Context: one part of a larger RNA
RNA sequence: UGACGGAUUGGCACCACCAGGAGUGGAGCCUGCGGCUUAAUUUGACCCAACACGGGAAAACUCACCAGGUCCAGACAUGGGUAUGAUUGACAGAUUGAAAGCUCUUUCUUAAUUCCAUGGGUGGUGGUGCAUGGCCGUUCUUAGUUGGUGGAGUGAUUUGUCUGGUCAAUUCCGUUAACGAACGAGACCUUAACCUGCUAAAUAGUGAUGUGUAGUCCGCUACAUAAUCGCUUCUUAGAGGGACUUCGUGUUUUCAAGCACGAGGAGGUUUGAGGCAAUAACAGGUCUGUGAUGCCCUUAGAUGUCCUGGGCUGCACGCGCGCUACACUGACAUGUUCAGCGAGCUUGUUCUUUCCCGGAAGGGAUGGGUAAACUUGUGAAAACAUGUCGUGAUGGGGAUAGAUCAUUGUAAUUAUUGAUCUUCAACGAGGAAUUCCUAGUAAGUGCAAGUCAUCAGCUUGCGCUGAUUACGUCCCUGCCAAUUGUACA
Numbered sequence: 001u002g003a004c005g006g007a008u009u010g011g012c013a014c015c016a017c018c019a020g021g022a023g024u025g026g027a028g029c030c031u032g033c034g035g036c037u038u039a040a041u042u043u044g045a046c047c048c049a050a051c052a053c054g055g056g057a058a059a060a061c062u063c064a065c066c067a068g069g070u071c072c073a074g075a076c077a078u079g080g081g082u083a084u085g086a087u088u089g090a091c092a093g094a095u096u097g098a099a100a101g102c103u104c105u106u107u108c109u110u111a112a113u114u115c116c117a118u119g120g121g122u123g124g125u126g127g128u129g130c131a132u133g134g135c136c137g138u139u140c141u142u143a144g145u146u147g148g149u150g151g152a153g154u155g156a157u158u159u160g161u162c163u164g165g166u167c168a169a170u171u172c173c174g175u176u177a178a179c180g181a182a183c184g185a186g187a188c189c190u191u192a193a194c195c196u197g198c199u200a201a202a203u204a205g206u207g208a209u210g211u212g213u214a215g216u217c218c219g220c221u222a223c224a225u226a227a228u229c230g231c232u233u234c235u236u237a238g239a240g241g242g243a244c245u246u247c248g249u250g251u252u253u254u255c256a257a258g259c260a261c262g263a264g265g266a267g268g269u270u271u272g273a274g275g276c277a278a279u280a281a282c283a284g285g286u287c288u289g290u291g292a293u294g295c296c297c298u299u300a301g302a303u304g305u306c307c308u309g310g311g312c313u314g315c316a317c318g319c320g321c322g323c324u325a326c327a328c329u330g331a332c333a334u335g336u337u338c339a340g341c342g343a344g345c346u347u348g349u350u351c352u353u354u355c356c357c358g359g360a361a362g363g364g365a366u367g368g369g370u371a372a373a374c375u376u377g378u379g380a381a382a383a384c385a386u387g388u389c390g391u392g393a394u395g396g397g398g399a400u401a402g403a404u405c406a407u408u409g410u411a412a413u414u415a416u417u418g419a420u421c422u423u424c425a426a427c428g429a430g431g432a433a434u435u436c437c438u439a440g441u442a443a444g445u446g447c448a449a450g451u452c453a454u455c456a457g458c459u460u461g462c463g464c465u466g467a468u469u470a471c472g473u474c475c476c477u478g479c480c481a482a483u484u485g486u487a488c489a
Stems, first nucleotide, its partner, number of pairs: 001489002006484008016473002020437005027324003031320004035315002043054002065310005071304001076119005086113001089108002092105003123298002126296003132292001134286003137282003144183003148179002150159003162174001164173002188275005194241002198238004204232006210225006244268001246263006326430001330389007343375002350369003354365004396427001401422006443465008
C1' cells in the first nucleotide's frame, strides 16, 4: 500500500429487508438443461455473470451428428507419361435408393483442358477462447480514477481525493498544505408530455357555399359528393419557446449547500423512460458471425463438397423459464363499444378490400397499394348490457386419444399448422424454499414485429383497463467509504 481475514463506525440498494401485491415451487402441457437410451440422439454455455441463451420456433436445406453413395472445385513448380493419343464423356445390360457410366461388360466419343509422382497450396461449423484480434458480458450502474506544481517522508508512499452538513452522485457547501486541472457523474443525445404563437397541407382535418338522397314541427337536420372558396383548433412535422426548484413559508448555522410543504404551472422523484458511459481487471463467453487469425490436425477410402435417408423431437427420472387452470369478481350465448406501435410484391406472388361458394378451416373471381393515399378507423382483447347455468370434478378445466376435411411444402408417418365431431385426465389455490415490484408502476388484457414456405405457449415493442402498500431502515443479503492492529502478500 491493500484482490483478502477479524473488529468498529457511517452511508447505500425492492438483483436487500420492512408494509404489501403478483406469483413461482404442487397439477396438465410447452420449452431449455442434466441424466438415461441410441447408428446418431452434433455442439457451446453451468452461482450471481449457464439452463424460451447461442437472436437456437432444426420435416429437406440449415447441419456441425449417424448409415451409405458421388465429385475435385488437388492453384503453381519440377520430373515422368503423351498427337503412333495425356485425358473427357456416354446408350443399353449388370449393379444401385437412384434416369450416379459409381463400378463391371461392350465399344464408341473427345483432343492437351488433363493423367502419374514429388514439393507446395486450397478447403474445413475439425482442435485449441488456456495462443489471439474484434465484439459482448461481468466486477459495477455503484462513484470511482489520474497526473502537474507545492508540502510531508531516506524511501515505498502520502497529501490533494477531507472532521462535518448535504446530494442519486468525489453532487455541492464549507473546512483546508494545498493550488490549479483531466476522465467518469452531471451536462449531452433519443423519446414521451405543453404551445388557440410561426411555417404549411386534395396523402390530415374543419367551416361555408353549391349539388344529390332521406327525414321534417317547413326553422332545419343527417348522409353522400376529387364542385368551389376560406381556415389550421384537432392530425402531421420543421423551426423555436418552455422548468431554473421560479416564488412564498418552515427548517438547518441568524448567514451556506440543501431539505420539507404550499402556490402558480402542461410539467417540480435527475420531469418520466432509455442511450452513451471512466480507471483497473476476469486466463468470463465467442476460433459455430466473418474471405479476422497463430499453431496443431486432416486433405481424395477427405474432417473439403454434393446427393439419399435418419437424428438433433427418443424417456424409469432430476432442475430452470413459461402457458393454461382450479371457477359465480365466473363459464357460455347474443348484442354494444373503443387503441397504439408496426409491416407489406416489382416481375414473381407480399399486405389484402369487396363479391361468390362453403358450418368452419378454406377455395374462386375481381380490384387497391413501392403506401399519412390501399390493406386499415388494423370496428383488438379484457370491458359493458341482457339472458342461461347454480356450486356439483359442474355448463369449471381442456390434457390424452379416435375419425374426417382443408392448407403450406418435392415431401407432413415420429402426427407443420388450422377446422369439425367425439373422447373429458390431473387440477379443490399448492410443503420447505424462493423471484419480481413503488405510479399510468404491479397485475390483467390483447395487437404488431422478429424468426417465417408453413408453424408461438418465445422475444422485442405497443397501446387498453388499472390497484394494495412504503415514501422508511440497516435486522437479513450484499456493496461503498472511513478507523484499527494482533493475522497475510